This is a predicted structure of a 495-nucleotide part of an RNA (large-subunit ribosomal RNA, domain I) from Candidatus Thiodiazotropha lotti. Rfam family: Bacterial large subunit ribosomal RNA. RNAcentral holds the full RNA, with entries from ENA. The prediction has a mean pLDDT of 86. The source organism's lineage runs through Bacteria, Pseudomonadota, Gammaproteobacteria, Chromatiales and Candidatus Thiodiazotropha.

Context: one part of a larger RNA
C1' cells in the first nucleotide's frame, strides 16, 4: 500500500412528521382618505434587544355586553412589584386618546426636520394652551383696469376635489420581438405598455333592429350554428351573422331618488351538549382480551402507541346591551325635453365592422359642403323599382355576466423542507448594486427538561470520564432516523 471482516469518525441522503404553502367550493365584503389614508419614523412595559400591540391617556383609557379564575404580550426564564368573585386577565360592540413624516395642505426642506403669521383664552410678564392660515373647481358677495357701460383681474366666504388600493370595467393613446421558414401589405394586436375615469360590478340596453313574403320583438352571458359564409402578398393567417337551445327577464321619461318605524332574519362575543370499566403487555394504553353504554353526536384534533363513551369539539338546540346588513310600513323631495339641423346625406382623407377599397352596403368623423319635415324619413350588403320593416340626430334603467387585495367555513387520487410561495425559521430579511433592481441559506432532543446535582482530567478552558435523569443519552442540546462519497482504528492475508 492492497483485499477482507469488525468497530468508529465525517457527512446529512432516506424514512416519518408539519408549524407553511398551492389549488378550489360556498357565503360575505368589495373600499380606505383633509374627521388626515395606505405606508412609515420615533417613542412606549420596573429590567438590554427584536417581534407584536399601542401613541406623551402610549402591551394601554372609558362604557356596554360576553365570560368565570386566574392574570400583568411573545422570544423567555428569573427577580421585583402589583391586579383579581366589589368579577381581573381574556373575547366582542361603541367611544376617547392617537407624537412626527406621508395627498401633507401656513412657508421651506436633503421624509420623519427648520421657520412663521392670524384669532381667542389664561397670565403682571416671559409665555402657555386651543383653533386657523395650501392649491384647484364651482356657487355667492364685495371690489375692479386698459375703456363709458362692461369684462379680465383681485379679495373674501361656503361646498367639493386631491392620495392609496389585487384583479375585473369603460374611454384616450399605442409598440416590437415574433409568424409569414427572407420581407414591405399582412401577423403578433388594438396585445404589452402609458394616461384618464368609475363601480361593486362596469359597459350595453328598450329598434331609424333583424328577417324574408312566414315572422321575431331591449341589453348582457353561455352552448350551437362553425372553423361554416367570407376576408386574405387568396400567403401566413383572420373569421362572422341569421337561425336554434338555455341563463336572466322590465320597462320607461316625476321608475328604480331620499327617509327608512315596528317586527323578523343575518353578521360581529358566546351557551348547553350523550355514553366505560376491568385484564394482559408495556416507560406510557387509546393496543389485546372480557363485559357494557351513547349516537339527529363514529367530522376533526389532542392526550406518554391506534380513544364514539378522557379532553377540546361535533349533531342538535339556544343567545346580543351595542353597531352594521337585508326585507320593510310611512313620509318627503324632485319633477328632462316636447320629438331633436350645420343634423341625415354627399365629396376628399382616415378608422371600426370577420370584411386588407374591393362591385362594398352599414357605423364613426378631420376638411369642405348640405336636405326633407310623417302627403316625411332611414334600412333590407353596389345601384334602381316593387314590397317589407323601423322612426336617427335627447335621456334613464335591475337581473343573468367579469374579478378577488380581503374575511369566514369547508374541501383536495395537491407539496411535504433542493418540494410547496422567494419566504414553514424575526424574509423581501441577511447580503449584492451609485441606482433602477437583484436576492438567499436556515425545520425536527424527549411523553415530560426530568436539559445532566456532585466527583475527576484539563488553562477558573474546549473537550472528555464517572455519577445521576430517562423506555432509550450511539435521544446530551453540533441533539429523530443517520445512506454514500471521504478519513481512520483493530485483526487476518498478500506485497
Nucleotide at each position: 500500500c492492497g483485499c477482507a471482516u469488525a468497530c468508529g469518525g465525517u457527512g446529512g441522503a432516506u424514512g416519518c412528521c408539519u408549524a407553511g404553502g398551492c389549488g378550489g367550493u360556498a357565503g360575505a365584503a368589495g373600499g380606505c382618505g383633509a374627521u388626515g389614508a395606505a405606508g412609515g419614523a420615533c417613542g412606549u412595559u420596573g429590567u438590554a434587544g427584536c417581534u407584536u400591540g399601542c401613541g406623551a391617556u402610549a402591551a394601554g383609557c372609558u362604557u356596554c355586553g360576553g365570560g368565570g379564575a386566574g392574570c400583568c404580550a411573545g422570544c423567555a426564564a428569573a427577580c421585583a412589584g402589583g391586579c383579581u368573585u366589589u368579577g381581573a386577565u381574556c373575547c366582542g360592540g361603541a367611544g376617547a386618546u392617537u407624537u412626527c413624516c406621508g395627498a401633507a395642505u401656513g412657508g421651506g426642506a436633503a421624509a420623519a426636520c427648520c421657520c412663521a403669521c392670524c384669532u381667542g383664552u389664561c397670565g403682571u410678564a416671559a409665555g402657555a394652551c386651543a383653533g386657523g392660515u395650501a392649491u384647484c373647481u364651482u356657487g355667492c358677495a364685495c371690489u375692479g383696469a386698459a375703456u363709458u357701460c362692461a369684462u379680465a383681474g383681485g379679495u373674501g366666504u361656503a361646498a367639493g376635489a386631491g392620495g392609496c388600493a389585487a384583479a375585473c370595467c369603460c374611454g384616450g393613446g399605442g409598440a416590437a420581438c415574433u409568424g409569414a421558414a427572407a420581407c414591405a401589405u399582412c401577423u403578433a394586436a388594438g396585445u404589452a405598455c402609458c394616461c384618464g375615469g368609475a363601480g361593486g360590478a362596469a359597459a350595453a340596453g328598450a329598434a331609424a333592429u333583424c328577417a324574408a313574403u312566414u315572422g321575431a320583438g331591449a341589453u348582457u352571458c353561455c352552448c350551437u350554428c362553425a372553423g361554416u359564409a367570407g376576408c386574405g402578398g387568396c400567403g401566413a393567417g383572420c373569421g362572422a351573422a341569421c337561425g336554434g337551445g338555455g341563463a336572466c327577464c322590465a320597462g320607461c321619461c316625476g321608475a328604480a331618488c331620499a327617509u327608512g318605524a315596528a317586527a323578523u332574519u343575518c353578521a360581529u362575543a358566546g351557551u348547553g351538549a350523550a355514553a366505560u370499566g376491568g385484564u394482559c403487555u408495556g416507560g406510557a394504553a387509546a393496543g389485546u382480551c372480557c363485559a357494557g353504554c351513547g349516537a339527529u353526536a363514529c367530522a376533526g384534533g389532542g392526550u406518554g402507541a391506534u380513544a364514539g363513551c378522557c379532553c377540546c369539539g361535533u349533531a342538535c338546540a339556544c343567545g346580543a346591551a351595542a353597531u352594521g346588513a337585508a326585507u320593510g310600513a310611512u313620509u318627503g323631495a324632485c319633477g328632462u325635453a316636447u320629438u331633436a339641423a350645420g343634423u341625415a346625406g354627399g365629396u376628399c382623407g382616415g378608422a371600426a365592422c370577420a370584411c386588407g377599397u374591393g362591385a362594398u352596403a352599414u357605423u364613426c368623423u378631420g376638411a369642405c359642403u348640405g336636405a326633407a319635415g310623417a302627403u316625411g324619413g332611414g334600412g333590407g350588403g353596389a345601384c334602381c323599382a316593387u314590397c317589407c320593416u323601423c322612426c336617427a340626430a335627447g335621456g334613464c334603467u335591475a337581473a343573468a355576466u367579469a374579478c378577488u387585495c380581503u374575511c369566514u367555513a369547508c374541501c383536495g387520487a395537491c407539496c411535504g423542507a433542493u418540494a410547496g410561495u422567494g419566504a414553514a425559521c424575526c424574509a423581501g430579511u441577511a447580503c449584492c448594486g451609485u441606482g433602477a433592481g437583484g436576492g438567499a441559506a436556515a425545520g425536527g432532543c424527549g411523553a415530560a427538561a426530568a436539559g445532566a446535582a456532585c466527583c475527576c482530567c484539563g488553562u477558573a478552558g474546549a473537550g472528555g470520564g464517572g455519577a445521576g435523569u430517562g423506555a432509550a443519552a450511539u435521544a446530551g442540546a453540533a441533539c429523530c432516523u443517520g445512506a454514500a462519497a471521504c478519513c481512520g482504528u483493530a485483526u487476518g492475508c498478500g506485497u